[in-house]
Molecule: Glycine riboswitch aptamer
Organism: marine sediment metagenome
RNA sequence: UCCGGCGGGAGAGCCGGCUGACCGGCGCCGAAGGAGCAACCACCCCGGGAAUCUCUCAGGCACACGGACCGCUGGA
Numbered sequence: 001u002c003c004g005g006c007g008g009g010a011g012a013g014c015c016g017g018c019u020g021a022c023c024g025g026c027g028c029c030g031a032a033g034g035a036g037c038a039a040c041c042a043c044c045c046c047g048g049g050a051a052u053c054u055c056u057c058a059g060g061c062a063c064a065c066g067g068a069c070c071g072c073u074g075g076a
Base pairs, nucleotide, nucleotide: 001076002075003074004073005072006071007070008069013026014025015024016023017022027061028060029059033057034055035054036053040048041047
């Protein structure tokens, strides 16, 4: 550093149709993933260059699942 296991783990709606997810309209969230850039490096140009920042394509806005990240643990 990578993979696995266990635990913790946020944000965001209303209306209508159904009456259960779901569908539609508008609104909204950012912590899967994705994309963008500063300093700096290099430099003719092109380029390299981080995020929990920005965008919101994707994803999400009951529960569940998922979930960046953190702790413990096993393995390569």